A computed fold for a 102-nucleotide RNA from uncultured Flavobacterium sp., annotated as SAM riboswitch aptamer (S box leader). Its mean pLDDT, the model's own confidence on a scale to 100, is 83. Its Rfam family is "SAM riboswitch aptamer (S box leader)". Its family is annotated with regulation of gene expression in the Gene Ontology. The RNAcentral record of the sequence draws on MGnify.
RNA sequence: UUAUCACGAAAGGCAGAGGGAAUAGACCCGAUGAAGCCUUAGCAACCCUUUAAUCUUUAAAGAAGGUGCUAAAUUCUACCAAACGUAAGCGAGGAUAGAUAA
Numbered sequence: 001u002u003a004u005c006a007c008g009a010a011a012g013g014c015a016g017a018g019g020g021a022a023u024a025g026a027c028c029c030g031a032u033g034a035a036g037c038c039u040u041a042g043c044a045a046c047c048c049u050u051u052a053a054u055c056u057u058u059a060a061a062g063a064a065g066g067u068g069c070u071a072a073a074u075u076c077u078a079c080c081a082a083a084c085g086u087a088a089g090c091g092a093g094g095a096u097a098g099a100u101a102a
Base pairs, nucleotide, nucleotide: 001102002101003100004099005098010040011039012038013037014036018029019028020027023078024077025076026075041070042069043068046066047065048062049061050060051059052058053057074097079094080093084089
């Protein structure tokens, strides 16, 4: 810089109190065992492989390898804001921030 982020996928061992990125609020998870580390398994299909075509690309299939991931939408809100509403309010959509890949 570009793309994606409401899909999907967990067991065991060590460990021992926190965790859900940061700040604030909310709400959750956690001694029926959090974070972290290890093993195995799995998910997905970004890179990748194969095939085809109308070949700067697209479609279908695949999963050996490189990453990633395996509570809840990136857990939700925060800034702007359409529509609706007399108003309080509500909040489509966007922005910011973040994560992952190339």